A computed fold for a 349-nucleotide part of an RNA from an uncultured bacterium, annotated as small-subunit ribosomal RNA, central domain. RNAcentral holds the full RNA, with entries from ENA and SILVA. The prediction has a mean pLDDT of 86.

[in-house]
Context: one part of a larger RNA
RNA sequence: UUGGGCGUAAAGGGUGCGUAGGCGGCAGAUUAAGUUUGUGGUGAAAGAGCAAGGCUCAACCUUGUUAAGCCACAAAAACUGGUCAGCUAGAGUGCAGUAGAGGCAAGUGGAAUUCCAUGUGUAGCGGUAAAAUGUGUAGAUAUAUGGAGGAACACCGGUGGCGAAGGCGGCUUUCUGGACUGUAACUGACGCUGAGGCGCGAAAGCGUGGGGAGCAAACAGGAUUAGAUACCCUGGUAGUCCACGCUGUAAACGAUGAAUGCUAGGUGUAGGAGGUAUCGACCCCUUCUGUGCCGCAGUCAACACAAUAAGCAUUCCGCCUGGGGAGUACGGCCGCAAGGUUGAAACUC
Numbered sequence: 001u002u003g004g005g006c007g008u009a010a011a012g013g014g015u016g017c018g019u020a021g022g023c024g025g026c027a028g029a030u031u032a033a034g035u036u037u038g039u040g041g042u043g044a045a046a047g048a049g050c051a052a053g054g055c056u057c058a059a060c061c062u063u064g065u066u067a068a069g070c071c072a073c074a075a076a077a078a079c080u081g082g083u084c085a086g087c088u089a090g091a092g093u094g095c096a097g098u099a100g101a102g103g104c105a106a107g108u109g110g111a112a113u114u115c116c117a118u119g120u121g122u123a124g125c126g127g128u129a130a131a132a133u134g135u136g137u138a139g140a141u142a143u144a145u146g147g148a149g150g151a152a153c154a155c156c157g158g159u160g161g162c163g164a165a166g167g168c169g170g171c172u173u174u175c176u177g178g179a180c181u182g183u184a185a186c187u188g189a190c191g192c193u194g195a196g197g198c199g200c201g202a203a204a205g206c207g208u209g210g211g212g213a214g215c216a217a218a219c220a221g222g223a224u225u226a227g228a229u230a231c232c233c234u235g236g237u238a239g240u241c242c243a244c245g246c247u248g249u250a251a252a253c254g255a256u257g258a259a260u261g262c263u264a265g266g267u268g269u270a271g272g273a274g275g276u277a278u279c280g281a282c283c284c285c286u287u288c289u290g291u292g293c294c295g296c297a298g299u300c301a302a303c304a305c306a307a308u309a310a311g312c313a314u315u316c317c318g319c320c321u322g323g324g325g326a327g328u329a330c331g332g333c334c335g336c337a338a339g340g341u342u343g344a345a346a347c348u349c
Base pairs, nucleotide, nucleotide: 003321004320005319006318007303008302012317014200015199016198017197021193022192023191025087026086028084029083030082031081033080034079035076036075037074038073039072040071041070042069048066049065050064051063052062053061054060090190091187092186093185094183095182096181097180098179102176103175105173106172107171108170109153114148115147116146117145118144119143120142124135125134161168162167205246206245207244208243209242210241214240215239219235220234221233222232257316258315259314260313261312262311265294266293267292268291269290270289271288272287273286274285275284298305299304322349323348324347331342332341333340334339
């Protein structure tokens, strides 16, 4: 490389947009590049394939014949491609609606913790398995009123919703992305995928400047213990928060790439649309989209998956090829650094 694979054995890129490339709906005309057929040339000899023959066989040798491939000419027009002119079932636009923690910014609300001031009040409080460190007669804890400040948003809340993923939750407003339903007015294949590339990307971490209530790596002390650089307790700094910039990784998981078509049912749930009915609502029925559970065929090593497939097929991308060494070394690229990315070998079992 081929082949075979990628939920859990090695293997789906964290995620999107999109360039090249690959692939691409229905019907018509035309062309003849691919394709197919015929003829001619070439295809040295040896070798190769086939059929005979000669050394007793074989190896070996001899003879005959043949192939793709390439070139030229002629022909065919189903399929692929090109060109022209069409179609509407894919895709998109319009119009009428719907739901939503989708995003950005600004403003604002109440509960709670902490702190400060003042009043009441007196000896404890706190903490644990039990204690102690800690805190308190300089008046704590408790309680009441007022104030300050930061962070997070109880109930609603839901295998509920939205988003490509990361993720998103008090309330109001500005700006803004997407989805779904109905309609069938418009465009007329405008599509799918996507190496490179570009953007986004939890937490932790980094830079500069703010902020700092609670929590809390590090650190200190008290316990526990044989020890206890831990688990428990009292404190507590980075950090957690904001702005701007960087980092670019996660069990970034559905451990399941994207898109399209086909293939029993049952029962929930969320958002629409329609019907039936008795004016309406509920109930009931149908349909589309999303999201769960159960389950047949089928698949699977089994577990399980099962119209949201891990079933049956097609197109494109990524990735795997025994364990360790090792996601290491070296080099390149990126980064302020931490480090990231690409990524071996010797050796060994």